[in-house]
RNA sequence: UAAUACUAAGGUGAUGGAGUUCACCUGAAACGCCAAUUGGCUGAUAACUCCUGUUUUUUG
Numbered sequence: 001u002a003a004u005a006c007u008a009a010g011g012u013g014a015u016g017g018a019g020u021u022c023a024c025c026u027g028a029a030a031c032g033c034c035a036a037u038u039g040g041c042u043g044a045u046a047a048c049u050c051c052u053g054u055u056u057u058u059u060g
Base pairs, nucleotide, nucleotide: 009026010025011024012023013022016051017050018049019048020047021046032041033040034039
């Protein structure tokens, strides 16, 4: 100096926040789909639940 392993701590999982679980990463993990040049579509979850926002329907 480089590589590997371990420990600690942290981070990420297509648009916000929280809890639980799972997976991944150690300077990456991550960065949806269609069309193809300009445009269009779905979803606030990785999964479950709740809140907020958005959308649809019904009632008052």

Source information:
Predicted 3D model of a 60-nucleotide RNA (Fluoride riboswitch aptamer (crcB RNA motif)) from a Candidatus Zhuqueibacterota bacterium. The model forms 100% of the base pairs in the Rfam consensus. Its mean pLDDT, the model's own confidence on a scale to 100, is 76. Its Rfam family is "Fluoride riboswitch aptamer (crcB RNA motif)". Gene Ontology terms of the family: positive regulation of gene expression and response to fluoride.